[in-house]
């Protein structure tokens, strides 16, 4: 240096102000935010993770909650794996090279809940994870 293990740590952000209204951080005006890897530095390009659906699988359990305590429903068990799904950009300038830099003007944002409709509130989540860093062992 390379390869294979082991252990540990880290691993996303954001509503100020005003209006209407019985009621809205959800509507309107105005704000604020942007995971990971690649690449000329990226919320918008390519890919990944997370979320959702299906299969595995209605099996296991008889635990909790709801219910006219009935039928039943929800959570947990339940993860891995496979498949599907999953939002949004243009112009100009510089350069060898930029949908990534500079300038300007746009656009996007899962699921469930709520006395009014959510990227920002509450919840699953003190979770998970793409990955990042460090230590250590063995072999070469």
């Nucleotide at each position: 240096u390379u390869a294979a293990g082991u252990u540990u740590u880290c691993g996303a952000g954001g509503a100020u102000g005003g209006g209407u209204g019985c009621a809205a951080u959800u509507c309107c005006c105005u704000a604020c935010c942007g995971g990971c890897g690649g690449u000329a530095a990226a919320g918008u390009c390519c890919g990944c993770a997370a979320g959702c659906c299906u299969a595995c699988a209605u099996g296991c359990g008889a635990u909790g909650c709801c219910a006219a305590a009935g039928a039943g429903g929800c959570a947990a068990u339940a993860a891995a794996u496979a498949g599907g799904u999953u939002g949004a950009c243009u112009u100009a300038g510089u350069u060898a090279a930029a949908u990534u830099c500079u300038a300007a003007g746009g656009c996007c944002g899962a699921c469930a809940g709520u006395u009014a409709a959510a990227g920002u509130c509450u919840g699953g989540a003190u979770g998970g994870g793409a990955g990042a860093a460090a230590a250590u062992u063995u072999a070469u």